A computed fold for a 99-nucleotide RNA from a Thermodesulfovibrionia bacterium, annotated as Bacterial small signal recognition particle RNA.
The prediction has a mean pLDDT of 77.
It was read from a public genome assembly, where an Rfam model found it.
The source organism's lineage runs through Bacteria, Pseudomonadati, Nitrospirota and Thermodesulfovibrionia.
Rfam family: Bacterial small signal recognition particle RNA. From the family's description: The signal recognition particle (SRP) is a universally conserved ribonucleoprotein involved in the co-translational targeting of proteins to membranes. The literature on the family includes a 2003 paper in Nucleic Acids Res by Rosenblad et al., "SRPDB: Signal Recognition Particle Database".
RNA sequence: CCUUGGGUCCUGCGCAGCGGAAUCUGUGAACCCCGUCAGAUCCGGAAGGAAGCAGCGGUAAGCAGGCACUUCCGGGUGCCGCAGACCAGCCUGAAGGCC
Numbered sequence: 001c002c003u004u005g006g007g008u009c010c011u012g013c014g015c016a017g018c019g020g021a022a023u024c025u026g027u028g029a030a031c032c033c034c035g036u037c038a039g040a041u042c043c044g045g046a047a048g049g050a051a052g053c054a055g056c057g058g059u060a061a062g063c064a065g066g067c068a069c070u071u072c073c074g075g076g077u078g079c080c081g082c083a084g085a086c087c088a089g090c091c092u093g094a095a096g097g098c099c
Stems, first nucleotide, its partner, number of pairs: 001096001003094006010084005015078002018074005024065004033058004041050003
């Protein structure tokens, strides 16, 4: 110098991992959420019925905590795998030739 392989670079798919969200637990509505509604109130001759405060229970939005199994989202995460593209440059290996 030439030939060739691999890597770097680009794209897609997969895997792992990171961050966030959801799920989980707790808390959470004087009334304008639900249920049950003591007491009291109303209707009725009566039997009964009605609305319904407090309390109790369950929840919504929200807040706090926790983190593994799972789900979703995201990336200049990865000495990872596969395929395609590129073979311009750089790194590296090998065969041949020349100096």